[in-house]
RNA sequence: GCGCGACUAGCUCAGGGGUAGAGCGCUUGGUUGACAUCCAAGAGGUCGGUGGUUCGAGACCACCGUCGCGUA
Numbered sequence: 001g002c003g004c005g006a007c008u009a010g011c012u013c014a015g016g017g018g019u020a021g022a023g024c025g026c027u028u029g030g031u032u033g034a035c036a037u038c039c040a041a042g043a044g045g046u047c048g049g050u051g052g053u054u055c056g057a058g059a060c061c062a063c064c065g066u067c068g069c070g071u072a
Stems, first nucleotide, its partner, number of pairs: 001071007010024004018055001026042005048064005
């Protein structure tokens, strides 16, 4: 240089056109003599960036960025 893949909550990941979720973690409350476990509620995301397509984009297209794999 070329080809391929990944990028979504603090972490690990789902979601493959119709206004974003799970597990763990965190906060508050309940339970306990206390802690752990368990139960309930809650906070937390401009979906890597800029454009494009579309009535509508996390998703489709182009370019860019970061990381990884392959190849010369």
This is a predicted structure of a 72-nucleotide RNA (transfer RNA) from Variovorax sp. WDL1. The prediction has a mean pLDDT of 82. The sequence is in RNAcentral, with records from ENA and Rfam. It matches the Rfam family "tRNA". By type it is a transfer RNA. RNAcentral records the identical sequence in 2 taxa.